Source information:
The RNA shown here (c-di-GMP-I riboswitch aptamer) has 91 nucleotides and comes from Geobacter sp. UBA5735.
């Protein structure tokens, strides 16, 4: 420097659910809990997904309801990929 994560050790993070607060919402923060994680560290950079206000091809039981594409603004890194740094053990 590269690869691997079966065993071991040290530490780290914390799903669902519950409580409180914040947000229109997706969701976030704190506490409890501990499903799991070898990058479940960091960067929303690309895609997916989700939310919001638009939008208006079209649809209908039609004059008033519904609504795809699309771009815009956001959420999510514990969905997939990319970038970057790194603990322990082994080769």
């Nucleotide at each position: 420097a590269u690869c691997u994560g079966a065993c071991a050790a040290a530490g780290c993070c914390a799903c669902c659910c519950c409580c409180g607060c914040c947000g229109c919402g997706a969701g976030g923060c704190g506490g409890g809990u501990c499903c799991g994680g070898a990058a479940a560290g960091c960067c929303g950079c690309g895609g997916a997904u989700c939310c919001g206000a638009c939008g208006a091809a079209g649809c209908u039981u039609a004059u008033a309801g519904c609504a795809a594409a699309g771009g815009c603004g956001g959420a999510c890194u514990g969905c997939c990929g990319g970038g970057u740094c790194g603990c322990c053990a082994g080769a």
The sequence was found by an Rfam model in a public genome assembly.